c-di-GMP-I riboswitch aptamer from Bacillus pinisoli, 90 nucleotides, folded computationally.
The sequence was found by an Rfam model in a public genome assembly.
The prediction has a mean pLDDT of 84.
Taxonomically the source falls in Bacillus (Bacteria, Bacillota, Caryophanales, Bacillaceae).

RNA sequence: AUCAGAAAAAGGCAAACCUAUUGAAAAAUAGGGACGCAAAGUCACAGGUCUAACAUUGGGUUUUUCAAUAAUGACGGCUGGUCUGCCUGA
Numbered sequence: 001a002u003c004a005g006a007a008a009a010a011g012g013c014a015a016a017c018c019u020a021u022u023g024a025a026a027a028a029u030a031g032g033g034a035c036g037c038a039a040a041g042u043c044a045c046a047g048g049u050c051u052a053a054c055a056u057u058g059g060g061u062u063u064u065u066c067a068a069u070a071a072u073g074a075c076g077g078c079u080g081g082u083c084u085g086c087c088u089g090a
Stems, first nucleotide, its partner, number of pairs: 002090004012037002017032006035077001041083001043081001045080003048075003055069005
């Protein structure tokens, strides 16, 4: 440096769920909690998925409300890619 993760060690992360806060929502953050993870570390670059406040269009309407479209909002624990990294073996 490359490849691999059977066994082991030191450690690491933390799904669902619960509580609190933020948010229109998706979701996030903190605490508890462990289903799992060898990149479940980093970056929304490509694809994918979720949401639809604002906006636009349409319907009804006194106020107002309903529907459709659509990220500029999210998800890295959906896949690929970028950069970095622990241990062991070859």